[in-house]
This is a predicted structure of a 1438-nucleotide RNA (small-subunit ribosomal RNA) from an uncultured bacterium. Rfam family: Bacterial small subunit ribosomal RNA. Its mean pLDDT, the model's own confidence on a scale to 100, is 85. RNAcentral holds the sequence, with entries from ENA and SILVA.
RNA sequence: GGAUGAACGCUGGCGGCGUGCUUAACACAUGCAAGUCGAACGAGAUACUUCCCUUCGGGGGUGUAUCGAGUGGCGAACGGGUGAGUAACACGUGGGCAACCUGCCCCUCACACUGGGAUAACUCAGGGAAACCUGAGCUAAUACCGGAUACUCCGAGCUGAUCACAUGAUCUACUCGGGAAAGCUCCGGCGGUGAGGGAUGGGCCCGCGGUCCAUUAGCUUGUUGGUGAGGUAACGGCUCACCAAGGCUGCGAUGGAUAGCCGGGCUGAGAGGCCGAUCGGCCACACUGGGACUGAGACACGGCCCAGACUCCUACGGGAGGCAGCAGUGGGGAAUUUUGCGCAAUGGGCGAAAGCCUGACGCAGCAACGCCGCGUGCGGGAUGAAGGCCUUCGGGUUGUAAACCGCUUUCAGCAGGGACGAAAUUGACGGUACCUGCAGAAGAAGCCCCGGCUAAAUACGUGCCAGCAGCCGCGGUAAUACGGGGGGUGCAAGCGUUGUUCGGAAUUAUUGGGCGUAAAGAGCGUGUAGGCGGUUUGUUAAGUCUGAUGUGAAAGCCCUGGGCUCAACCCAGGGAGUGCAUUGGAAACUGUCAGACUUGAAUACGGGAGAGGGCAGUGGAAUUCCUAGUGUAGGAGUGAAAUCCGUAGAUAUUAGGAGGAACACCGGUGGCGAAGGCGGCUGCCUGGACCGAUAUUGACGCUGAGACGCGAAAGCGUGGGUAGCAAACAGGAUUAGAUACCCUGGUAGUCCACGCCGUAAACGAUGAGAACUAGGUGUUGCGGGUAUUGACCCCUGCAGUGCCGCAGCUAACGCAUUAAGUUCUCCGCCUGGGAAGUACGGUCGCAAGACUAAAACUCAAAGGAAUUGACGGGGGCCCGCACAAGCGGUGGAGCAUGUGGUUUAAUUCGACGCAACGCGCAGAACCUUACCUGGGCUUGACAUCUACGGAACCUUCGUGAAAGCGAGGGGUGCCUUUCGGGGAGCCGUAAGACAGGUGCUGCAUGGCUGUCGUCAGCUCGUGUCGUGAGAUGUUGGGUUAAGUCCCGCAACGAGCGCAACCCCUAUCCUCAGUUGCCAUCAUUAAGUUGGGCACUCUGUGGAGACUGCCGGUGUCAAACCGGAGGAAGGUGGGGAUGACGUCAAGUCCUCAUGGCCCUUAUGUCCAGGGCUACACACGUGCUACAAUGGCCGGUACAAAGAGUUGCAAAACCGCGAGGUCAAGCUAAUCCCACAAAGCCAGUCGUAGUCCGGAUCGUAGUCUGCAACUCGACUACGUGAAGUCGGAAUCGCUAGUAAUCGUGGAUCAGAAUGUCACGGUGAAUACGUUCCCGGGUCUUGUACACACCGCCCGUCACACCAUGGGAGCGGGUUCUGCCAGAAGUAGUUAGCCUAACCGCAAGGAGGGCGAUUACCACGGCAGGGUUCGUGACUGGGGU
Repeated sequence: GGAUGAACGCUGGCGGCGUGCUUAACACAUGCAAGUCGAACGAGAUACUUCCCUUCGGGGGUGUAUCGAGUGGCGAACGGGUGAGUAACACGUGGGCAACCUGCCCCUCACACUGGGAUAACUCAGGGAAACCUGAGCUAAUACCGGAUACUCCGAGCUGAUCACAUGAUCUACUCGGGAAAGCUCCGGCGGUGAGGGAUGGGCCCGCGGUCCAUUAGCUUGUUGGUGAGGUAACGGCUCACCAAGGCUGCGAUGGAUAGCCGGGCUGAGAGGCCGAUCGGCCACACUGGGACUGAGACACGGCCCAGACUCCUACGGGAGGCAGCAGUGGGGAAUUUUGCGCAAUGGGCGAAAGCCUGACGCAGCAACGCCGCGUGCGGGAUGAAGGCCUUCGGGUUGUAAACCGCUUUCAGCAGGGACGAAAUUGACGGUACCUGCAGAAGAAGCCCCGGCUAAAUACGUGCCAGCAGCCGCGGUAAUACGGGGGGUGCAAGCGUUGUUCGGAAUUAUUGGGCGUAAAGAGCGUGUAGGCGGUUUGUUAAGUCUGAUGUGAAAGCCCUGGGCUCAACCCAGGGAGUGCAUUGGAAACUGUCAGACUUGAAUACGGGAGAGGGCAGUGGAAUUCCUAGUGUAGGAGUGAAAUCCGUAGAUAUUAGGAGGAACACCGGUGGCGAAGGCGGCUGCCUGGACCGAUAUUGACGCUGAGACGCGAAAGCGUGGGUAGCAAACAGGAUUAGAUACCCUGGUAGUCCACGCCGUAAACGAUGAGAACUAGGUGUUGCGGGUAUUGACCCCUGCAGUGCCGCAGCUAACGCAUUAAGUUCUCCGCCUGGGAAGUACGGUCGCAAGACUAAAACUCAAAGGAAUUGACGGGGGCCCGCACAAGCGGUGGAGCAUGUGGUUUAAUUCGACGCAACGCGCAGAACCUUACCUGGGCUUGACAUCUACGGAACCUUCGUGAAAGCGAGGGGUGCCUUUCGGGGAGCCGUAAGACAGGUGCUGCAUGGCUGUCGUCAGCUCGUGUCGUGAGAUGUUGGGUUAAGUCCCGCAACGAGCGCAACCCCUAUCCUCAGUUGCCAUCAUUAAGUUGGGCACUCUGUGGAGACUGCCGGUGUCAAACCGGAGGAAGGUGGGGAUGACGUCAAGUCCUCAUGGCCCUUAUGUCCAGGGCUACACACGUGCUACAAUGGCCGGUACAAAGAGUUGCAAAACCGCGAGGUCAAGCUAAUCCCACAAAGCCAGUCGUAGUCCGGAUCGUAGUCUGCAACUCGACUACGUGAAGUCGGAAUCGCUAGUAAUCGUGGAUCAGAAUGUCACGGUGAAUACGUUCCCGGGUCUUGUACACACCGCCCGUCACACCAUGGGAGCGGGUUCUGCCAGAAGUAGUUAGCCUAACCGCAAGGAGGGCGAUUACCACGGCAGGGUUCGUGACUGGGGU
């Protein structure tokens, strides 16, 4: 995608044609579904006619018509239903019957003579509730019976001819025996009997065909055959007696499961696959089981008998019933219709006919159940109305859609006419189809979908909830995926969903697949059946090919044409139906048969190679043990040890001996073998392969289901053996543990013999055989050629064994004459993962277990190869204060500061490994401030707009903690003006739009920042390679700090990074000399001043350094090493500069911003408090522990900065912090500002000190509105811990560390922090094994959220299916036995008996009964098989 006898959800206008219990072959109320014939027959009834009689009531006869129970005939075996059973000659197809039957129908021939006895109906009597029954009596026939006659009929015997060839058939002469009939009539006919033929229908037999299971492998005793008999319409073990012992089966018997079969239907390109409703053919069945009767036909759906279950009636004695006919009911179910009309048509039964009957059938009804057709309007209509929805607020969309204007009237509605179907009578359908008229756009649209597949997108709501989902998957606050809305796509009286089936699916592969690694080659061989098979000649015609004939029903399908307005539907004709059968022909190929051949195969002969196998013998080395000697304290073992051995003498060493096992070197991708496997040497026995040359046989071959044999190690049984090794076990170690790895011991076992087992990653993960298809190079065995004295070497053939490689193949990896290439033959095996190589069953085994081998359930994957990353207690190379080498710290103390925690009304918030923690904070007493408590405000502290008033502004008082509230006073400016006013700005009042939010989300964001990391990387274009991901470039060889550069290279180039360009610094030059400097001159206390600008310094502009030069090394390179020169040398030192990206890293509390939230509060104002708390823990620092020091005195030398709300000199006061006054300075000028370490001199003397300064007390200073919570500093006093710091850990490679002081920002005040400055000024680096981080190449990977990954098993909890299980229950089937209804057949001693025989007695015949055989239901016993269930239990799945 197609299909459907469908169902369900939502919806639903009309018509035509079809279809409609798929489930309970479950049970059925009621009605109908098979009758008909009076021209077969006898009664009877009614009506009429006519005749007779009459007591006038009526009765009898005749005739006609109608009805009609019964006798009789035909039908009822058809038609209609259903699919339970059936795996079968049931069905299909094609044949056969010389082994058969056939009512009614047709044709032909012949015939129908003569008798007889009954019986129903009816009447009477009786029984019974009923159903119904019994007895007596009467009667007819086309009912029944006897006799006659008869053929080409039947039976027996027998003659001949023709045909056929498993039987025999047809025709024919003769003899014997046997067998028929029915009448009715409207006088037209209709019937009856025998025989033959036809037609139709049936019966039987055979070939072939169509399901599953081998976890069903053996089945069978009437079984297989024969002879005879019986039976049947007919053959036949169909049945019986006897005889024989057969028959079926791997080409699947038997058993089990399932199933009506077919024409056909659906699907598919086809081949196929699935199905077997409606229509048609056949079969089977009729409540279940059994049985026969009647008949032409039945073992009979609307017949009978019996048994059983069920239902109903009953007077309880007994009876009745069978919808799987049409309707209908209950039930079951997801689900399937009216208790309709009519015999008008078609068909059927009966009848001479009229006709009757017909739930067959024709119609109607119900149902969108299906197919087909039609409609729900058409044209115009932009201000693109309103409304809705969205919006970037401009608009867009719904949308010409609507309104509005014009037009039309199909369908439905109303009215009128009105068929065909019928050749004559006859129309259920039906006043239907159809035609005409009328009115009015009027009555007539929904359903699914819109994340991808897949055509169609948005806003809102929701917030891993609710829900969706065919697969992938959506939903955790911006959901195109949920829900509703507007919009859109698709289909349309339907649309979706579900179920089923085919397709796609080459995903069972015949067409048309595979098996090295994805599932899949059996461990290996020998060989049976089977399959396949070399060259050539002939034969045959089975296969094969071709023609003809028959058949392949109709319907269906296809084509053509026709009929309903079209179509669906229907009709006619043709085709097809790939098949089967018969027959004619061909002879290439396959097969058969016969003959030949030698190349496949085999054999003989001659050679050499070999761990091929078996048996016996034998050798040396080594281990261990024993004995003896020498000898003394250890040995052994390990990463290190210990257990262990040893003074009872080990180890070591010497000699001798014992015993077992294995065979060093040679030894080799060397050899042999089918595989497993095989290794000292010798002998014997023995298999195979190879080479060489001739000869022989003449296809003898290949493969191989079953079968049989071999088959490592381990294991098992019996008996031996046991040196070493060594599961189990013991001890010692290791470890968190260590049932391990290591060590010391040590038993099975390993070895031998015999017997089992039968499996391995039994691997080349590659079945065997054959042929063909480039090469190169090793090696083993044998041979040829050439050459040589010879070993070599060289060329070459065959057989093996390796490597590399072309074509080709392959998903790729790879394979590649030893194929995974191209082909042929045969075998084995595979079909998603798990469950599971498990369960059950079976076979084998002593056992262990092996072989064979599922399902339920569960998942959407499992898997292969390759790619890029990431990772590795993988490898190579390299780098970094990464380690190492050093110096100084931290961790211990006290304090400062940050954090956690705790506390609190609040201790605001953020930051959390490195990369949070002296961080945001370059500075919390108020403010800051976001927190808490309390007091206030509500268009608001702040912005814009409107209206009104007032200029602004200054100021007083009350109240209050303040904010605020209340009451006053003063006071008018600027621009413009028509002097009324207006405007800008500011203030106040009022109302609403709005403000406001340090409220949330850094996981919605921008921006900024951290980090890897100043690591050397990250990419692109084109080309090339690859199916592709991707690779190449960017890898490689060197080199570098560097993807820096060079060389090479299927790459060539380019970009972002690196470097350089920028700044500071180191040298020099130039220009400029004030506020800077001072060599010379003068001068001073002083560069103070004159003077000068040389120097220093400052500022501008330049120079200089580039591996430029030399030597060496290096690939004639890049570069490196050394050197010269130079202030500086190999990026001179420092800074700024941070690639693609990573961490959902940090920040919504800098700012900006989406969304959400608050709006008399989460906004705003104020006071006070808090952020400063304190058992504790951590980070970062300061100060120390002292003598390289402390203290005291003297003395020297910086740099870089700041300063007018400021820095402040000098002077004075104060011990001091500081104060007073105040010069100077908007700064190379004045000031902060004395630099300190250092140096000189003194003191202290190892002491908790003259170290250390915490803490506390008192008194002060300064800032500030205010130092209580909570500032800094000063003085005096006090004088804690601390004596160099555990595990651990940090920084630093040179002007660095260390140490010393100085300044700035912030700031009223408040640094031990931070930023900056200079002074003094080291030590060490062997080196890259290790730790950490990084770069690059390579390798492995089951990782990709990427090792902080992935992932295994037990246990715990829940659920699910399943195996075992003492058993229990059901179905089915078998065996043995019991029993035996009805019925049929046989028998019959009892009873009954019209037709015939007989004078009679009686007989023949028949019936009932009885009995025998067979047998259904039933019963007993024991098995098989299957299903359900079961305490408990096993594993499995989620």